[in-house]
This is a predicted structure of a 360-nucleotide RNA (Bacterial RNase P class A) from an Acidobacteriota bacterium. NCBI's taxonomy places the organism under Bacteria, Pseudomonadati, Acidobacteriota. The RNAcentral record of the sequence draws on ENA. Its mean pLDDT, the model's own confidence on a scale to 100, is 78.
């Protein structure tokens, strides 16, 4: 200097013209002013505010979560610690390993409640056991001794070293790993020194399970108020209509039922009004902490529609290709609201790894 990952930031700028919505002048209309997508608005995976509904207390059952600590309105989120694992360089050791930088990954409660699983290979896989060697019986055959070495496996019954044996074994010793107990250090997960225990009952709990904490359901189409027309529901009132009834009949008249119409009332459908956007808000700055965060003071207020607006034209300049004319510029679009996670991103740019070229 060129490419290529991998993580952070950004996410075209001004102006004019013609629409589209919401607010305000102002009660309309017409006009004028004003605001009018994002870092994810996504995905709806988590956690919450708000709304209704449900609800004594406790238990099973069923979902979710797990080192420890601290932020926070709460989280499966952050933020900081710890343990483990891997990768480089180093440094100490006879080794086996052990210590240090850096960089990195980690769903990391219990396997000594119980249950279950471990294919193929292998003698053997959780209960032991011996296929090839090793060694002794003189050899083959057989038998007995071993568990160094060798094969299998994803897993093989600590490991190095020096002693020891007829070959060998924690068989014995030192050291390393484990495992107990003690002291210390730290709120803690945890580490550190000592001592002790020849090592004994391995794995897998993103397998039932055990142990600990959490967890009522719907979801702004939640829910709340206005409330029309036409059916239909109650109540009042009711004819010189209808029908029964009273007096032996008729008629008046009187009661009773029914009942055009009339007026109240109440649920509810369209439809309309809230909910509805000022908020665990934003930006700057100071102090507290390492940090996440909290707090103080200053300044601001930046969409709130509702099957749902945020569009389009044109002109200058930025940015890529192009010699020019000219072409292009990514993810993706609010729908009550907030913190998270995760997904997707063209070009610029800033850290970092890789690998190429050229010069010294």
């Nucleotide at each position: 200097c060129c490419u290529g990952c991998c993580g952070g930031a950004u996410g075209g700028g001004c102006a004019g013209c013609c629409g589209c919505u919401c607010c305000c002048g102002u009660c309309a209309a017409a006009c004028g002013g004003g605001g009018g997508a994002g870092g994810a608005a996504a995905g709806u995976c988590c956690g919450g505010u708000c709304u209704c509904c449900a609800c004594a207390g406790g238990g099973c059952a069923g979902c979710g979560u797990g080192c420890c600590g601290g932020c926070u309105a709460a989280c499966g989120g952050c933020c900081g610690g710890g343990g483990g694992g891997g990768a480089a360089c180093u440094c100490g050791g006879c080794g086996a390993c052990g210590g240090g930088u850096u960089c990195u990954c980690u769903a990391c409660g219990g396997a000594a409640a119980g249950c279950g699983c471990a294919a193929c290979a292998g003698a053997a896989a959780a209960u032991a056991u011996a296929c090839c060697g090793c060694c002794c019986g003189g050899c083959g055959a057989c038998g007995g001794g071993u568990a160094a070495g060798g094969g299998u496996g994803a897993a093989a019954u600590g490991g190095u070293g020096c002693g020891g044996u007829a070959a060998g074994a924690g068989c014995g010793c030192a050291c390393c790993g484990c495992g107990c107990g003690c002291g210390g250090a730290g709120c803690a997960a945890u580490c550190c020194g000592c001592g002790c225990g020849g090592c004994a009952u391995g794995g897998c709990a993103a397998g039932c399970c055990c142990c600990a904490c959490g967890c009522g359901g719907a979801g702004c189409a939640a829910g709340a108020c206005c409330a029309a027309a036409u059916a239909g529901g109650g109540g009042a009132g009711g004819a010189g209509g209808a029908g029964c009834g009273g007096c032996c009949c008729g008629c008046u008249c009187c009661g009773c039922u029914u009942g055009a119409c009339u007026c109240c009332c109440g649920g509810g459908u369209a439809g309309g009004u809230u909910g509805c956007u000022g908020g665990a808000g934003c930006c700057g700055g100071g102090c507290a902490g390492u940090a996440a965060u909290g707090u103080c003071c200053g300044g601001c207020c930046a969409a709130g529609a509702g099957g749902a607006a945020u569009g389009g034209c044109u002109g200058c300049c930025g940015c890529c290709c192009g010699c020019a004319a000219g072409g292009g510029a990514a993810c993706a679009g609010a729908a009550a609201c907030c913190g998270g996670c995760u997904u997707a991103u063209a070009g610029u740019u800033c850290g970092g790894c890789a690998g190429g070229u050229c010069c010294a």